[in-house]
Context: one part of a larger RNA
């Protein structure tokens, strides 16, 4: 100087407390461990691995296993020699890779003695050689990228001063703040990286613009409808501005920084949300995104193919979904979003089917058309507390769709079947407001496959006395046999 203490002081954070809803019990989905297996490819491991890499394993992917094949190789560059332009099609054998046979087609430049010639180039094949190739090892050789403490308020430097020196001072102290934020004081005076602000979005207003958007007034029109003329007020869209700064008032404070209350205001003290992550820590993670040193393989640890596996199943754990019901289930009627996506695409009306879906093909390269019915809600009726009209696992049969192909191993539909489950022990998680809870909608990936992920809106709470305690963190101080 740090680190540590079941030392002290001060202060924060859904850290506790106050509340609301869960997980832990059930069934299923999914990841992991374990076991099994020819293989169940590999990585991730307390927080910070476990719906993680994977924004989508039937083949492919695919790295694994079994079997069948190739050896200058699926791919790159170069040299020598030889042959041939070249492309793609058919037949036979085969699981295919591939092997053999056949067909179609007949290149560019130059030279000449104009030929069935010669030279050269591109390209392909064969042989030979340098080499290719490796998701093989090392993340403890590395780059890059990332997680984490932590959006915590810290981390440092120059000069000066003090100290023999390691170092200290500044950065400590008194206040204050979300903040090393600012003020005052001070052997310090300044500065840098962080904080904040500048950026995006959302909330109010003005202005510009008016189609594909909108419809107040006028006119037409309908079963109804901005449907039509018309208009650009309103809504809205997207450009440009304004607006919030402790600016105003009162009190407190040291006259300061600032704090409390009030006014006005759409908004008040960082308005809400996002992006943004200091010096560093964990030899944290990644050699399987990529790149890369070293090591290793080179008729194989490389390459091609078929089938299988990654989907196994006594079990254990994590994360979710669905429930156990009446604030509910069922049936009928009826209303209101936002944000997205669409030409290899989204697909309307109509018709067929109980349905998944089929048929059909208008319109749309989209404020125009489509996906698209929002759902919870509201109104009415039935159920009457039961393992039930709760719950839907499982299983049987019949189907639909995608795709070369749904046996291993897809999703969905109809009928039948109806399991566990009556609120979950010890323990444990999230959340402070348009939040939790609850309800549906969209997107990426994607032929198909979503209870996951990423977004979007609808309805919309309870509680916070407080900081004694648990956890994590910041500053000062103290002890130390630790570095």
């Nucleotide at each position: 100087u740090g680190a540590c203490g079941g030392g002290g002081g001060c202060c924060c954070g859904c850290a506790c407390a106050a509340g609301c809803g869960g997980u832990g019990g059930a069934g299923u989905a999914u990841g992991u461990g374990g076991u099994u297996u020819a293989a169940u490819u590999c990585g991730a491991a307390g927080c910070a691995a476990c719906g993680c890499g994977a924004a989508g394993a039937a083949c492919c992917u695919u790295a694994c296993c079994u079997g069948g094949c190739c050896u200058u190789g699926a791919c790159a560059u170069a040299u020598a020699c030889g042959u041939g332009a070249c492309u793609g099609g058919c037949g036979u054998a085969g699981a295919g890779a591939u092997a053999c046979g056949c067909a179609g087609u007949u290149u560019c430049u130059c030279c000449c003695u104009a030929g069935u010639g010669g030279a050269g180039g591109a390209c392909a094949c064969g042989u030979a050689u340098a080499c290719a190739g490796g998701u093989g090892c090392u993340g403890c050789a590395u780059g890059g990228c990332u997680g984490u403490c932590g959006u915590c308020a810290g981390c440092u430097c120059g000069u000066g001063u003090c100290g023999u020196g390691a170092g200290a001072u500044g950065u400590u102290g008194g206040g204050u703040u979300a903040a090393g934020u600012c003020c005052c004081g001070c052997a310090a005076c300044g500065a840098g990286c962080g904080c904040a602000a500048c950026c995006c979005u959302u909330g109010c207003c003005u202005u510009u613009a008016g189609u594909u958007g909108c419809u107040a007034a006028c006119a037409g029109g309908u079963g109804a409808a901005g449907c039509u003329g018309a208009g650009c007020a309103c809504u809205u869209u997207a450009g440009a501005g304004g607006g919030a700064c402790a600016g105003c008032c009162u009190g407190c404070g040291u006259u300061a920084a600032g704090c409390a209350g009030g006014a006005g205001g759409a908004a008040g003290g960082u308005g809400g949300g996002g992006a943004c992550g200091a010096c560093g820590u964990c030899a944290a993670g990644u050699c399987a995104u990529c790149a890369u040193g070293g090591c290793c393989c080179u008729u194989a640890c490389g390459g091609c193919c078929a089938g299988g596996g990654c989907u196994a199943c006594a079990c254990a754990c994590g994360u979710a979904c669905u429930a156990c019901a009446a604030u509910g289930g069922a049936c009928g009627g009826u209303a209101c979003a936002g944000a997205g996506g669409g030409u290899u695409g989204c697909a309307a009306a109509g018709c067929c089917g109980c349905g998944a879906g089929g048929u059909g093909g208008a319109g749309c390269u989209a404020a125009u058309c489509c996906c698209a019915g929002a759902a919870a809600g509201c109104c009415g009726u039935c159920c009457c507390c039961a393992g039930u009209u709760c719950g839907g696992a499982u299983u049987g049969c019949a189907g639909u769709c995608u795709g070369c192909a749904a046996c291993u191993c897809g999703a969905c539909u109809g009928c039948a079947u109806g399991a566990a489950g009556u609120u979950g022990g010890a323990a444990u998680c999230g959340c402070u407001a348009g939040u939790a809870a609850u309800c549906g909608c969209g997107g990426a990936u994607c032929a198909g496959c979503a209870c996951g992920c990423c977004g979007c809106g609808g309805u919309g709470a309870a509680u916070a006395c407080g900081u004694u305690c648990c956890c994590g963190g910041g500053c000062c101080u103290u002890g130390u046999a630790c570095a």
Molecule: small-subunit ribosomal RNA, 3' major domain
Organism: uncultured bacterium